Two RNAs folded together computationally: RNase P RNA and transfer RNA, 452 nucleotides in total.
Rfam match: Bacterial RNase P class A. It is annotated as a ribozyme.
RNA sequence: AAGGGUAGACGGGUGAUCGCUCCGCUUUGGAGGCGGGGAGGAAAGUCCGGGCAUCGAAGGGCAAGGAUGGUUCCUAACGGGAACCGGGGGUAACCCCAGGGAAAGUGCAACAGAAAAUAUACCGCCCUGUAUAAGGGUAAGGGUGAAAUGGCGGGGUAAGAGCCCACCAGUCCCGCGGUGACGCGGGAGCUUUGUAAACCCCAUCCGAUGCAAGGCCAAAGAGGGGCGCCGCCCGAUGAAGGCGGCAUGGAUGGCCCGUCCAGUACCCGGGUAGGCCGCUUGAGGCCGCGAGCGAUGGCGGCCCUUAGAGAAAUGACCACCGUUCCCGCCGUAAAUAGGCGGGAAAACAGGACCCGGCUUAUAGUCUACCCUUUCUU
RNA sequence: GGGGGUUUAGCUCAGCGGGAGAGCACUUGCAUGGCAUGCAAGGGGUCGGGGGUUCGAAUCCCCCAACCUCCACCA
Numbered sequence: 001a002a003g004g005g006u007a008g009a010c011g012g013g014u015g016a017u018c019g020c021u022c023c024g025c026u027u028u029g030g031a032g033g034c035g036g037g038g039a040g041g042a043a044a045g046u047c048c049g050g051g052c053a054u055c056g057a058a059g060g061g062c063a064a065g066g067a068u069g070g071u072u073c074c075u076a077a078c079g080g081g082a083a084c085c086g087g088g089g090g091u092a093a094c095c096c097c098a099g100g101g102a103a104a105g106u107g108c109a110a111c112a113g114a115a116a117a118u119a120u121a122c123c124g125c126c127c128u129g130u131a132u133a134a135g136g137g138u139a140a141g142g143g144u145g146a147a148a149u150g151g152c153g154g155g156g157u158a159a160g161a162g163c164c165c166a167c168c169a170g171u172c173c174c175g176c177g178g179u180g181a182c183g184c185g186g187g188a189g190c191u192u193u194g195u196a197a198a199c200c201c202c203a204u205c206c207g208a209u210g211c212a213a214g215g216c217c218a219a220a221g222a223g224g225g226g227c228g229c230c231g232c233c234c235g236a237u238g239a240a241g242g243c244g245g246c247a248u249g250g251a252u253g254g255c256c257c258g259u260c261c262a263g264u265a266c267c268c269g270g271g272u273a274g275g276c277c278g279c280u281u282g283a284g285g286c287c288g289c290g291a292g293c294g295a296u297g298g299c300g301g302c303c304c305u306u307a308g309a310g311a312a313a314u315g316a317c318c319a320c321c322g323u324u325c326c327c328g329c330c331g332u333a334a335a336u337a338g339g340c341g342g343g344a345a346a347a348c349a350g351g352a353c354c355c356g357g358c359u360u361a362u363a364g365u366c367u368a369c370c371c372u373u374u375c376u377u
Numbered sequence: 378g379g380g381g382g383u384u385u386a387g388c389u390c391a392g393c394g395g396g397a398g399a400g401c402a403c404u405u406g407c408a409u410g411g412c413a414u415g416c417a418a419g420g421g422g423u424c425g426g427g428g429g430u431u432c433g434a435a436u437c438c439c440c441c442a443a444c445c446u447c448c449a450c451c452a
Base pairs, nucleotide, nucleotide: 001373002372003371004370005369006368007367008366009365010364012321013320014319015318017316018315020038021037022036023035024034025033026032027031040348044359045358047357048356049355050354051353052210053209054208055207065206066205067204068203069202070084071083072082073081074080085099086097087096088095089094100201101200105199106198107195108194109193122142123141124138125137126136127135128134150168151167153165154164155163169191171188172187173186174185175184176183177182214277215276216275217274221451224268225267226266228246229245230244231243232242233241248262249261250260251259252258284303285302286301287300288299289298291296323345324344325343326342327341328340329339330338378448379447380446381445382444383443384442387401388400389399390398395432403419404418405417406416407415425441426440427439428438429437
C1' cells in the first nucleotide's frame, strides 16, 4: 500500500421566518401574550423474558398442551449473553452449528437397483457336473442409488469373507488430568444404516388474560328494581310500626276481595359517554476506584439528561458552516496534496404502560485492535 | 394497542415429505354454410421472498413481506 476480520461510536450544526402540540403564569367575551419542554438506534416486527394489574392464593401435586436442549457461569428473568468443549469452513485474523437420546418402542426411506433395513446372488468369480440344464459357495470386483452391512494393506482360501493380523474410525471398560462438557493413555470383543426442524423417550421450565389490564367519580336516554295518597298515635325530629278514611285506566264474563298489565310522579343501584388516576424516577444514566479471562457485579461521587396524550403534535422554507462526489481554474516537469469558483447528494424510520434482550431495515462517516500478501528500511 | 388466519396456472381451489394437479378460462384441430354446444389434443407455474433440517421441501422449522379478519358489558 492492497485485501480482509472483529468491536464500537455518530446518524449533520448554528441562526432567522412561518406554523403544530403540551405545561406554567397572565390578559380575557371569543381568543391572545410571555416563559419552558417536545422521538430512535432501531421508537419497527411483536419473536422471547420480566415488572405492574385483574381473575380464585398464583404456593404444592397430577393430567393435557406448549417451549427449550453440549458444559460451566452471568442475570430480576429468558428461548438472551460470556468463556470453554465437540464438529464444520477459512492460508490466517476469525466465523458458523435447534449440539440430549436411533442397542425403549413405532413409522418412513420415492425412482433406480438382484437386494433398502429384513437379510438378499443380477452380472462376475470359484467348486460339483459331459454341459451354454441344474445345484452349492462367495459381498473381494461390476452395475444402481443420497445411503449396500466399518476403511485400507497383508496373510489365508477352490474363490472369498474380521476368518486371522498391523494401522485408522467407532462402541464398551479401566487409569490419569479437568468443577464440567471432554482430552490423553491402556485393554476387550470384533462392528451396531439414516431420519427425532417424523411420532416418541428423558431432563428442565411455563396458571390465564393484557394499560382496550385495572381503580375512583359519574350525565342525558333506553332498560331493571322499589314505591298509592291523606290524617292521627308512638317518637326530640325522621325512619320503621299501628289505627282510620279515601283512591287513575284496563284485563281476569258482571260485582267484592285478590292477582296481573299500563300510565303518571318520586326514589335506588349497575354499566356507558365524559372526567381523574394507573403514567413515567427506572433491574436509570455518566465518571472514578478496585474484583473477574469475560458476560457481569461491588463501592464512592455527580445528574435528572424533563413527550406522557386525546386517535394523538415534533413540520416547512431560507441563509451560513461542516461532510462526500462531479466540473472548471490556479498550483506542478507530470500527478498528488492544497486553494478558489460553480453544481449535486445525504438513509431507515417515527412514541401510545414501562424495562431487559433477539430479529429485521439503514445513505454515508469515523475510531481502535488484529490477520494475509507485496514493497521499503 | 392486542390476538387469529391466508398466500399454489389468468380466476376459484385441492395437494401437506418422494412425478405440481382439478374446474373455469386460453390455443389448435374435427364436426357446421357460420356461431354456440359437443369431441379430441395442447400450452401456461420463481408453489409470496430468503435461510435452515433432510438423500430429497409446495409440505417441517426460523426470519421477512403483502392481504384478510376478530377483540371496547344495551350503544